Predicted 3D model of a 73-nucleotide RNA (transfer RNA) from candidate division WOR-1 bacterium RIFOXYB2_FULL_42_35. It matches the Rfam family "tRNA". By type it is a transfer RNA.
[in-house]
RNA sequence: GGGCCCAUAGCUCAACGGUUAGAGCAAUCGACUCAUAAUCGAUCGGUUCUAGGUUCAACUCCUAGUGGGCCCA
Repeated sequence: GGGCCCAUAGCUCAACGGUUAGAGCAAUCGACUCAUAAUCGAUCGGUUCUAGGUUCAACUCCUAGUGGGCCCA
């Protein structure tokens, strides 16, 4: 320098272009227990990497950029 892939909650990951972006774990509260752990329930938690574009409508499609990974040179 070139090609490909990834970026969504604190972490790991879902989400056909169409209702208010969800799950597990973590955290908080409660139930259960003599108590703890485990288990169960609830709550909390989001600049969907950034900027534009297409569309009635974008996490999703297109362009550029940023960061990370792999391969080639």